[in-house]
Molecule: transfer RNA
Organism: Candidatus Uhrbacteria bacterium
């Protein structure tokens, strides 16, 4: 210097062909329970790595950048 490939909710991760963002954990709050735990509802929590195009509409398509990985040289 180039090829691929990842980037979404605090962590690990889905998201089908472009058409409302989602699961498990973790948290909160409420039942149970003498308390704990576990079990059960109910809850918060997101500029979908950044900018920009395409589109009536983009997490999803394109195109630069940044980060991390991985092969070549």
């Nucleotide at each position: 210097g180039g090829g691929c490939c990842a980037u979404u909710a605090g962590c690990u991760c889905a998201g089908u062909u472009g058409g409302u963002a989602g699961a498990g954990c973790g948290c909160u709050g409420c039942a149970u329970u003498c308390g704990c735990a576990u079990u059960g509802c109910a809850g918060a929590g997101g500029u979908c790595g950044g900018c920009g195009g395409u589109u009536c509409g983009a997490a999803u398509c394109c195109g630069c950048c940044a980060u991390g990985g991985u092969c070549c040289a």